[in-house]
RNA sequence: GCCCGCGUAGCUCAGGGGUAGAGCGCCUCCUUGGUAAGGAGGAGGUCAUGAGUUCAAAUCUCAUCGCGGGCU
Numbered sequence: 001g002c003c004c005g006c007g008u009a010g011c012u013c014a015g016g017g018g019u020a021g022a023g024c025g026c027c028u029c030c031u032u033g034g035u036a037a038g039g040a041g042g043a044g045g046u047c048a049u050g051a052g053u054u055c056a057a058a059u060c061u062c063a064u065c066g067c068g069g070g071c072u
Base pairs, nucleotide, nucleotide: 001071002070003069004068005067006066007065010024011023012022013021018055026042027041028040029039030038048064049063050062051061052060
């Protein structure tokens, strides 16, 4: 230099055009003499950045940035 994959909650990751989710973690409550476990509820996201396509984009296209891999 060229090619490919990935970027979504604090962490690990789903979701590939039509209301953003799960597990773990965090907060509150219940249960207990107390803790752990268990149960109920809740908070937390400019979906890497910018532009394009579309009635509508986390999702499709392009560029940029970051990470990983391959070729030279």
The prediction has a mean pLDDT of 82. Transfer RNA from a Pyrinomonadaceae bacterium, 72 nucleotides, folded computationally. Rfam family: tRNA. Its family is annotated with triplet codon-amino acid adaptor activity in the Gene Ontology. It is annotated as a transfer RNA. About the family: Transfer RNA (tRNA) molecules are approximately 80 nucleotides in length.